Context: one part of a larger RNA
RNA sequence: GAGUAACGUUAAUGCGGGUGAAAAACCCGCACGCCGAAAACCCAAGGUUUCCUGAGCCACGUUAAUCGGCUGAGGGUGAGUCGGUACCUAAGGCGAGACCGAAAGGUGUAGUCGAUGGAAAGCAGGUCAACAUUCCUGCACCAGGUACUGCUGCGAUGGGGUGACGGAGAAGGCUAGACCAGCUGGGGUUGGUUCCCAGUUUAAGCGUGUAGGAAGUGUUUCCAGGUAAAUCCGGAAGCACAAUUCUGAGACGUGAUGACCAGGUCUCUUCGGAGACUGAAGUGGUCGAUGCCCCGCUUCCAGGAAAAGCCUCUAAGCUUCAGGCAGUAACUGACCGUACCGUAAACCGACACUGGUGGGUGAGGAGAAUAUCCUAAGGCGCUU
Repeated sequence: GAGUAACGUUAAUGCGGGUGAAAAACCCGCACGCCGAAAACCCAAGGUUUCCUGAGCCACGUUAAUCGGCUGAGGGUGAGUCGGUACCUAAGGCGAGACCGAAAGGUGUAGUCGAUGGAAAGCAGGUCAACAUUCCUGCACCAGGUACUGCUGCGAUGGGGUGACGGAGAAGGCUAGACCAGCUGGGGUUGGUUCCCAGUUUAAGCGUGUAGGAAGUGUUUCCAGGUAAAUCCGGAAGCACAAUUCUGAGACGUGAUGACCAGGUCUCUUCGGAGACUGAAGUGGUCGAUGCCCCGCUUCCAGGAAAAGCCUCUAAGCUUCAGGCAGUAACUGACCGUACCGUAAACCGACACUGGUGGGUGAGGAGAAUAUCCUAAGGCGCUU
């Protein structure tokens, strides 16, 4: 220079009360304003205690601060079913032997790792200052070994099936959700149930097997195939049956004489709230998905993972056993993650930075619409 520029998107503040040494900024209340395919909610990545509660204000906060993602202390993350490991494989990695190479090392079989994919099983309500599909209540489900009962050819690292998959298009049936009416409670009002406000919520599982979709099915005989075997798969022939089997949302019933519920009564209160008792209605219609039936159907060429698992077949072997199938019963179910932020002041950008950041949900009016404008739930007014 200069007490100058600036104080980081022009979404916006005002008043009353509280606390306090001190209040434009903290807390409570009442208005007002902003977002609303987001500036709301739930996950993943990443962060790693930032979460909650007392205490504090030297520094940090572009100002003050009684406040804070700050300082210091105490507390907080509960799982058979959510996700991962004890299962499987893809791209890719490593790689016994092996091959190659002055050395270091490279390639690669068997194998072994490796999810972003496959594979058993949980929902609703309640609860803490802070966690909950994890705790509690209620109602479920799966796997495993054991015991008992009944029946019985069992047996794999091998064979077969399934798992098992592309793009585009079209139609139907549903549901989530929304809206309207009805119903219940409250308020006050009107000529008037005239008007206003609030509520009208309930899962998995189990039973039934529907709208629909697919395929012939069962049985007998034979066979150079499936590296051995096979009753399995495949091929061939005959007989019987024409609806039989498989699949399949949703609805309905049950779950639920339960839970939830606007509100009401009482007690305590540091006026923030806490506890106890009680508790109405809880129906119908319309619209309607990009979700489900659908891994379906039609169609096209560029012809669209693998393995485990599951089902089945036999080999060696075992065959009064062991093992298998069905039922019942009680039991067992390990380890790791779980707080909080997550379009952001907590991640990546040196910052409490107008930038960047994958997936899901995403209401109403107008509208073709997830555009745009105004709003709900919810969240904010962006630290001078």